[in-house]
Context: one part of a larger RNA
RNA sequence: CGUAAGAUAUUUGAGGAGACCCGUUCUUAGUACGAGAGGACCGGAACGCCUAGACCUAUGGUGUAUCAGUUGUCGCACCAGCGGCAUUGCUGAGUAGCUAUGUCUAGAAAGGAUAAGUGCUGAAAGCAUCUCAAGCACGAAACCUACUCCAAGAUUAUAUAUCUCAUCCUUCGGGAGUAAGAACCCUAGAAGAUGACUAGGUUGAUAGGCUUUAAGUGUAAGCGUGGCAACAUGUUUAGCUAAGAAGUACUAAUUGUUCGAGGG
Repeated sequence: CGUAAGAUAUUUGAGGAGACCCGUUCUUAGUACGAGAGGACCGGAACGCCUAGACCUAUGGUGUAUCAGUUGUCGCACCAGCGGCAUUGCUGAGUAGCUAUGUCUAGAAAGGAUAAGUGCUGAAAGCAUCUCAAGCACGAAACCUACUCCAAGAUUAUAUAUCUCAUCCUUCGGGAGUAAGAACCCUAGAAGAUGACUAGGUUGAUAGGCUUUAAGUGUAAGCGUGGCAACAUGUUUAGCUAAGAAGUACUAAUUGUUCGAGGG
């Protein structure tokens, strides 16, 4: 820009893309078959490999904005207590998020038309013959469906529901202000290079703060008691805490601006 007005939701599916895998064990059954050795079809059940997708409840990893321990040195006048630097100084743990080696799911079942092939009936050709004779049937991971995803620019431009309404100016070509609605702008993330998408914008829990809590670390500082002291112990399962959860308008999403129909 188009989809013969302008919008908001929801849709059909022409068409396209993806996927389609392989095996083991048990049973049927040591049965059918076979002199024996050996050893099934069909059917049933369970478990895997591989590939793909999703996810983080659990198992683990990471987690340089969390907690603790500790070495050297410098600083805060000193003690105590802290802070900086040394690969995050080193070490032990670890929330969210991300993640696999972890968890879950799928590759299932079925139908149609067929290939090679196997047939039925059956002439030409009194027999025989599955038949580039008429007619009828079975038959494969391939094909068409079925499964997952995209999809009306499918210009053949789908469909359904709902909303908006008949205002001014005009040189009749058009222009202006609006409606429903949308955008700008702002707070953000489950989204993300940027656009976009999604949740919100005071009729508000969108982010920050605060409170409570989950979870992590592991019992803070100060003081008391014991000990000459190192240290131990009580207050104290304390103190501190990132991304988690709930609550709470305290702070910031203010005020506003622009676009947007008049068909048939």

Large-subunit ribosomal RNA, domain VI from Ignavibacteriae bacterium HGW-Ignavibacteriae-4, 264 nucleotides, folded computationally. The coordinates come from a structure-prediction model, not an experiment, and the mean pLDDT is 87. Lineage of the source: Bacteria > Pseudomonadati > Ignavibacteriota.